Overview:
A computed fold for a 257-nucleotide part of an RNA from Acholeplasma oculi, annotated as large-subunit ribosomal RNA, domain VI.
Context: one part of a larger RNA
RNA sequence: CGUUGGAGAUUUGAAGGGAGCUGUCCUUAGUAUGAGAAGACCGGGAUGGACGCACCCCUGGUGCACCAGUUAGUACGCCAGUACUACAGCUGGGUAGCUAUGUGCGGAAGGGAUAAACGCUGAAAGCAUCUAAGCGUGAAGCCCACCUUGAGAUGAGAUCUCCCAAUUAGUAAGACCCCUUGAAGACCACAAGGUUGAUAGGCUAGGUGUGUAAGCAUAGUGAUAUGUUCAGCUGACUAGUACUAAUAGGUCGAGGA
Repeated sequence: CGUUGGAGAUUUGAAGGGAGCUGUCCUUAGUAUGAGAAGACCGGGAUGGACGCACCCCUGGUGCACCAGUUAGUACGCCAGUACUACAGCUGGGUAGCUAUGUGCGGAAGGGAUAAACGCUGAAAGCAUCUAAGCGUGAAGCCCACCUUGAGAUGAGAUCUCCCAAUUAGUAAGACCCCUUGAAGACCACAAGGUUGAUAGGCUAGGUGUGUAAGCAUAGUGAUAUGUUCAGCUGACUAGUACUAAUAGGUCGAGGA
């Protein structure tokens, strides 16, 4: 821009894309078969491999604004206690998130038309013949079915709801700008919100992690230990709470060829 008034939702499905793999074991059954050795079809069940999709409860990884320990130097006058630099100084752990080696699920079943092949009926050709007319069975393949995109499908579809008036501009329904943000994200978009508010921050409570803070007291010459104390601190997690910020305002948008 189009879809012939303007919007907000929900859809139909023309046409695309994806997936499509396979082993072993048990049973049927040591049955059918076979002199024996050996050893099934058909059917039922279990469990794997590779591949794919999703997820983070578990097992782990990472986790540069979490916790602790520790070396050297510098600074806070000194002690104590801290801060900074040294690869994030080094080391041990670790929340959220992201992840695989972790967890869950998938290929199926079913229907239709067929290939090779196997048939029925059956003439030409009194017989025979699956074929010439006619009718069947039949594959991991084909078309459906499963997952997914999808009305620019210009053939522009459908349903529901909302808005309507009087001269071209202000408006309606509605949308955007703007602002707070994240399950989203390069930007845009998408999604949650904007005081009739829990959107983010803060605060409070909890969780999680670390592992018993500082100060003081006691014991010891002392390093240190013990008590106060499963303490103190704690990013992204959960909930509550308008304290802070989403204020105020602006723009677009029908009159139905």